[in-house]
Predicted 3D model of RNase P RNA and transfer RNA as a complex of 475 nucleotides.

RNA sequence: GAGCGUGCGAGUGAGGAUCGCCGCCGGGUGGAGGCUUCGGCCGCCGCGCCGGCGGAGGAAAGUCCGAGCUCCGCAGGGCAGGGUGCCGGGUAACUCCCGGGCGCCGGUUGGCGCGUAAGCGCCGGACGGCGACGGAAAGUGCAACAGAGAGCAAACCGCCGAUGGCCUCGAGAGAGGCACAGGCAAGGGUGAAACGGUGCGGUAAGAGCGCACCGGACGUCCGGUAACGGGCGUCGCAUGGCAAACCCCACCCGGAGCAAGGCCAAACAGGGACGAGGGGCUGCCCGCCCCGUCCGAGUCCCGGGUAGGCUGCUCGAGGCCGUCGGCAACGACGGUCCCAGAGAAAUGAUCCUCCCCCGCUUCGGCGGGGACAGAACUCGGCUUAUUCCGCGCGCUCACGU
RNA sequence: GUCCCCGUAGCUCAGCAGGAUAGAGCACCGGUUUCCUAAACCGGGGGCCGCGCGUUCGAAUCGCGCCGGGGACA
Numbered sequence: 001g002a003g004c005g006u007g008c009g010a011g012u013g014a015g016g017a018u019c020g021c022c023g024c025c026g027g028g029u030g031g032a033g034g035c036u037u038c039g040g041c042c043g044c045c046g047c048g049c050c051g052g053c054g055g056a057g058g059a060a061a062g063u064c065c066g067a068g069c070u071c072c073g074c075a076g077g078g079c080a081g082g083g084u085g086c087c088g089g090g091u092a093a094c095u096c097c098c099g100g101g102c103g104c105c106g107g108u109u110g111g112c113g114c115g116u117a118a119g120c121g122c123c124g125g126a127c128g129g130c131g132a133c134g135g136a137a138a139g140u141g142c143a144a145c146a147g148a149g150a151g152c153a154a155a156c157c158g159c160c161g162a163u164g165g166c167c168u169c170g171a172g173a174g175a176g177g178c179a180c181a182g183g184c185a186a187g188g189g190u191g192a193a194a195c196g197g198u199g200c201g202g203u204a205a206g207a208g209c210g211c212a213c214c215g216g217a218c219g220u221c222c223g224g225u226a227a228c229g230g231g232c233g234u235c236g237c238a239u240g241g242c243a244a245a246c247c248c249c250a251c252c253c254g255g256a257g258c259a260a261g262g263c264c265a266a267a268c269a270g271g272g273a274c275g276a277g278g279g280g281c282u283g284c285c286c287g288c289c290c291c292g293u294c295c296g297a298g299u300c301c302c303g304g305g306u307a308g309g310c311u312g313c314u315c316g317a318g319g320c321c322g323u324c325g326g327c328a329a330c331g332a333c334g335g336u337c338c339c340a341g342a343g344a345a346a347u348g349a350u351c352c353u354c355c356c357c358c359g360c361u362u363c364g365g366c367g368g369g370g371a372c373a374g375a376a377c378u379c380g381g382c383u384u385a386u387u388c389c390g391c392g393c394g395c396u397c398a399c400g401u
Numbered sequence: 402g403u404c405c406c407c408g409u410a411g412c413u414c415a416g417c418a419g420g421a422u423a424g425a426g427c428a429c430c431g432g433u434u435u436c437c438u439a440a441a442c443c444g445g446g447g448g449c450c451g452c453g454c455g456u457u458c459g460a461a462u463c464g465c466g467c468c469g470g471g472g473a474c475a
Stems, first nucleotide, its partner, number of pairs: 001397009011386001013354007021055007028047004033042003057372001061383002064381005069257004081253005086100005101133001102131005108125007134248002139246002141242002156188002158184003163181002165178005196214006215237001216235008261311004270302005277291005318337008355370006402474007411427004420458001429445005451467005
């Protein structure tokens, strides 16, 4: 320097033209209506009209957590069910975020031990990464296969055979042998896992049997808000793993969701009052037709509320900037801004110039590409998708010193 | 929009309080039988258990995250 992987940040770049789409505001215009001092005024509904303003995202996604808001339920407590789980802080709240502790991994570095050496093991420091990290000493359970033995351990190969036994030699003391009883748990072997690790001593052989260091348990003191850490003492070491098995402990959780909920309200059916007429041809009369005359047409009223409409609806735990507090997450104060709000659903298309990347090139240009994806009650998170660019880390390659 | 359920062979399903080399029926392939076919009988092949990460000695089974499919509600 290039490529690849991974994480974080930012997210169709800048300007212009034309034609559209959605919402709101103002104007114009049409309609029915109300009021009127008859000049007009008011609100409502609409529009192949004009102007102005605004018009997707960092994830709008998955709907996985946590809330606001709304309705229903609710004296209080318990059971069931679900969730969370080192400590402290942040927050409206959280399984989220920040800081810390502990553990594990990685390379690096320092020391010690073993080893002829290569190297291996142990301990510590700083750095980077990861961690669903309460309890296995309440109980129940699980561990296939292999293996002698897998949970109050066991003895296959092996080692020993001091003690007892048998055999041989020996006058005897004793020596040698066998591996029968028995002892051992070092070494081998099985396994994911075999009842502390290393070294020295010790022994018949061995073993925390004894000792040193490391680890562990218990007690105590000190530091720290705490998790935890450190010192000292005692104990040869006693309770191995799995709780993303049942479970135990502590804490948290009432249910539903804007299709929540609120308001207005056709038609049909229902109830009540009045009621003998009502309606059409038809502007009027005659005439004709239809419905009805108490099982009642028609008119008026009523409640619930369907279709439908309005609302909830976007100013909010809001964005941006600054100062201060805090290691940080975040908080406080001040200033400033208003930024989609719908109907099954608008936010687009084309062209020109510049920008970035790739390919070709006659070096003038030409061609191609610029992701993932799109609001629907609203926020805070998490997870997942993502071109190019910038930054961090890792790997590979090339060149130079 | 909200909520719930399911993914195992070509198809339909078992297995899922962890221990396997993952089974069954139909389908497929080969053989026996038959003049031939079907049926019958014998034998065989075929699966990353939707994908990924984790827990565990061990995952189809347990946990989490995705992907796909289906259903309920005005």
Rfam match: Bacterial RNase P class A. It is annotated as a ribozyme.